Predicted 3D model of a 133-nucleotide RNA (c-di-AMP riboswitch aptamer (ydaO/yuaA leader)) from a Bacillota bacterium. The model forms 91% of the base pairs in the Rfam consensus.

RNA sequence: UGUUGCCUAAUGCCGAAUCUCGCAUUGCGAGUACGGAGGAACCGUUUAUUGGGGUGAAGGGCCCAUGAGCCCGGAGAGUCGUCCUGUCUUUCUAACCCGUCAGCUAACUCCGAAGGCAAAAUCCACAGGAAGG
Numbered sequence: 001u002g003u004u005g006c007c008u009a010a011u012g013c014c015g016a017a018u019c020u021c022g023c024a025u026u027g028c029g030a031g032u033a034c035g036g037a038g039g040a041a042c043c044g045u046u047u048a049u050u051g052g053g054g055u056g057a058a059g060g061g062c063c064c065a066u067g068a069g070c071c072c073g074g075a076g077a078g079u080c081g082u083c084c085u086g087u088c089u090u091u092c093u094a095a096c097c098c099g100u101c102a103g104c105u106a107a108c109u110c111c112g113a114a115g116g117c118a119a120a121a122u123c124c125a126c127a128g129g130a131a132g133g
Stems, first nucleotide, its partner, number of pairs: 006133002011118004019031005034112005043103001051101001052098004059072004073093006082130006
């Protein structure tokens, strides 16, 4: 350098939410991977109680039989190392916040860095590719 083969070990999943240091250590503080908001010009919006807006996948429509309903769209899991495309199966499509106020937005300013789950089964889906070991 080329070809061929293989994918061990490190339990996994949703989520931005991991990790480090210190102290007077069962708590507090400082930072941090990674996230979010506000905020010019230019551009855009013309609209204002039918209030308006933010985080998030969680938007829209139909029936009036209103249903745990149906359809379109959106999100996750199944590939136990990662990514892309497609098929199939299967779940979800919430909740909370600001408080009359915010379009975009350089400089700048201010926040979050939680919480919750699954697993020893007659259970355990596949195809093509990429990068890496």